The RNA shown here (c-di-GMP-I riboswitch aptamer) has 92 nucleotides and comes from a Nitrospirota bacterium. Taxonomically the source falls in Nitrospirota (Bacteria, Pseudomonadati). It was read from a public genome assembly, where an Rfam model found it. Its mean pLDDT, the model's own confidence on a scale to 100, is 87.
RNA sequence: CCAAGAAAAAGGCAAACCAAUCGAAAGAUUGGGACGCAAAGCUUCAAGGCUUCGCUUUCGAUGAUCGAAGGCAUGCUAGUUGGGCUGCCCUG
Numbered sequence: 001c002c003a004a005g006a007a008a009a010a011g012g013c014a015a016a017c018c019a020a021u022c023g024a025a026a027g028a029u030u031g032g033g034a035c036g037c038a039a040a041g042c043u044u045c046a047a048g049g050c051u052u053c054g055c056u057u058u059c060g061a062u063g064a065u066c067g068a069a070g071g072c073a074u075g076c077u078a079g080u081u082g083g084g085c086u087g088c089c090c091u092g
Stems, first nucleotide, its partner, number of pairs: 002092002005089001012037002017032006035079001041085003045082003048077003054072008
C1' cells in the first nucleotide's frame, strides 16, 4: 500500500420502548434502555422513503372566509442503497 473480517483483545456506537424538551408534522436533542452494527464515524452528491406549516389546483359553501380532495420540499431520513472523505484491531 492492497484485500478480507473466522477467532481474539482494547474499546466504540445504540433500534424498539419510556421520560423531558423542541417542531405543524415527519422527526430531532438529552437521559434511561439494548435490537443490532467493522464504519451504525462524517457528508444530502445521486436514487429511494417519510411528512406538508406554507404554496398551489379542483370542488363545495360564504359577508369576511372556511371546509374537502389532489399536487409540490425549501423539512426530515447517513440504522434505505450507491458515491465521496476519514478511521481502531486483527489476518493474508